Small-subunit ribosomal RNA, central domain from an Anaerolineales bacterium, 348 nucleotides, folded computationally. The sequence was found in a public genome assembly. The source organism's lineage runs through Bacteria, Bacillati, Chloroflexota, Anaerolineae and Anaerolineales. It matches the Rfam family "Bacterial small subunit ribosomal RNA". Rfam links the family to the GO terms ribosome and structural constituent of ribosome.

[in-house]
Context: one part of a larger RNA
C1' cells in the first nucleotide's frame, strides 16, 4: 500500500449550508476525447520465456527466436461514458387549493405555589431525624386570616403524542418568521446527489460588562455519623441558577447506526391528510410521519428485519493491538479555562 470492514469488538465528523471535485433520469441527432480492431514506425543492449551451442555439470555465459507500452501515426467500429444540438417528464423545483404542529424570535399576559414584608386572632414551641443536634421562637416564632412585594418554573391537558438538521421546544395572548404534510397533475424541463476545505448553528459547566436574585444551591460555616468522615444526613449559605450582549465549541452531543436513491412477505397501535361505500356507528385504499411484534435474508452473537443492521449503485467521514495517549512538541484557535491537529521512547 492492498485487502477488510465501522449498532455493541478499533472505527459515523454534534449538526446543517454549500464552493471545487466526485457521480447522475430519458430519447435522438453529431463528434469519436476515452473505450475497441487493423496496418505500419519505434519499444538499445542486459534481463525474461522457449528453441540451440560452451566450460565433465549448474551457477555463469554465447546464437537465433518471442514476449514485453497510459508509446507514436494511420485507417476503421460506435454498444457504453465524455462533449455539442435538439426533445421528453417519471427524479427536482414551482403554481393553486387544503392541513397539523411545545419550530425559531419579540412584546405583552394569568394563575396555583415557595420565600420575604405589614397587620388581626393566639401562646410555647417549632424545625429536622434512623436517632438528635446545629437553627428560628416569649424583641411573640410555629398555625390560621387578610394585604403587599419580588423573582423563576409553568401542575391537570400530556401520549414509544407533536415540532425541528441536531443541539433542543411545553401557561395564554398578538406581531414577525422557517420547514413539513396532503389533494389536483397546471408550469418549467435535470435544473439532482454528495460535499475536502469553508462558512453557521451548536445542552450544561465556564469566562467577560451590566443587571436581576424567590426557590434551590458548587465553595464555605456549622450540627451529627464514624476510629477517622475533608463524604452520604441535618441547619445556613457565596458564585451559579434567571436577563441582555459578546466569548467557549465540548458531551454516553447516542438510534452508540453518515447522507441520497431503487428493489425486497406480512400482522398491529397510534399522529396528520386524501378518497370510496356508508343512517351515527363503521370499513375499505391511499400518501407522509411514529412504535410494537415479525417473513425471507443479514448477523459472531446479541439482534436487524420497507423507519434494515436484507439486496445494490453514487459521495463524504473513519479504523488498522494494549498500555504510554482524547498525552508531549509545533501550529491554529481562545480573555482564561481549554480546545482542534496529534507523535515517539518504553512496555505487554
Nucleotide at each position: 500500500u492492498u485487502g477488510g470492514g465501522c449498532g455493541u469488538a478499533a472505527a459515523g465528523c454534534g449538526c446543517g449550508u454549500g464552493c471545487a471535485g466526485g457521480c447522475g433520469g430519458u430519447u435522438u441527432c453529431g463528434u469519436a476525447a476515452g473505450u475497441c480492431g487493423g496496418a505500419c514506425g519505434u519499444g538499445a543492449a542486459a534481463g525474461c520465456u522457449c528453441c540451440u551451442g560452451g566450460c565433465u555439470u549448474a551457477a555463469c555465459u554465447g546464437g537465433g527466436a518471442g514476449a514485453g507500452g497510459u508509446c507514436g501515426u494511420u485507417c476503421g467500429a460506435u454498444a457504453c461514458u465524455g462533449c455539442g444540438g435538439g426533445g421528453c417528464u417519471u427524479g427536482a423545483g414551482g403554481u393553486u387549493g387544503g392541513g397539523a404542529g411545545a419550530g425559531g424570535g419579540a412584546c405583552g399576559u394569568g394563575g396555583a405555589a415557595u420565600u420575604c414584608c405589614c397587620g388581626g386572632u393566639g401562646u410555647a414551641g417549632u424545625g429536622g431525624u434512623g436517632g438528635a443536634a446545629u437553627g428560628c421562637g416569649u424583641a411573640g416564632a410555629g398555625a390560621u386570616c387578610g394585604g403587599g412585594a419580588g423573582g423563576a418554573a409553568c401542575a391537570c391537558c400530556a401520549g414509544u403524542g407533536g415540532c425541528g438538521a441536531a443541539g433542543g421546544c411545553g401557561g395564554c395572548g398578538u406581531c414577525c418568521u422557517g420547514g413539513c404534510c396532503c389533494a389536483c397533475a397546471c408550469c418549467u424541463g435535470a435544473c439532482g446527489c454528495u460535499g475536502a476545505g469553508a462558512c453557521g448553528c451548536g445542552a450544561a459547566a465556564g469566562c467577560g460588562u451590566g443587571g436581576g436574585u424567590a426557590g434551590c444551591g458548587a465553595a464555605c460555616g456549622g450540627g451529627a455519623u464514624u476510629a477517622g468522615a475533608u463524604a452520604c444526613c441535618c441547619c445556613g449559605g457565596u458564585a451559579g441558577u434567571c436577563c441582555a450582549c459578546g466569548c467557549u465549541g465540548u458531551a454516553a452531543a447516542c438510534g452508540g447506526u453518515g447522507g441520497a436513491u431503487a428493489c425486497u412477505a406480512g400482522g398491529u397501535g397510534u399522529u396528520g391528510g386524501u378518497g370510496g361505500c356508508u343512517a351515527u356507528c363503521g370499513u375499505c385504499a391511499u400518501c407522509a410521519g411514529u412504535g410494537c411484534c415479525g417473513u425471507a435474508g443479514c448477523u459472531a452473537a446479541c439482534g436487524c428485519g420497507u423507519u434494515a443492521a436484507g439486496u445494490a449503485u453514487c459521495c463524504c467521514g473513519c479504523c488498522u493491538g494494549g498500555g504510554g495517549a482524547c498525552u508531549a512538541c509545533g501550529g491554529c484557535c481562545g480573555c482564561a479555562a481549554g480546545g482542534c491537529u496529534a507523535a515517539a521512547a518504553c512496555u505487554c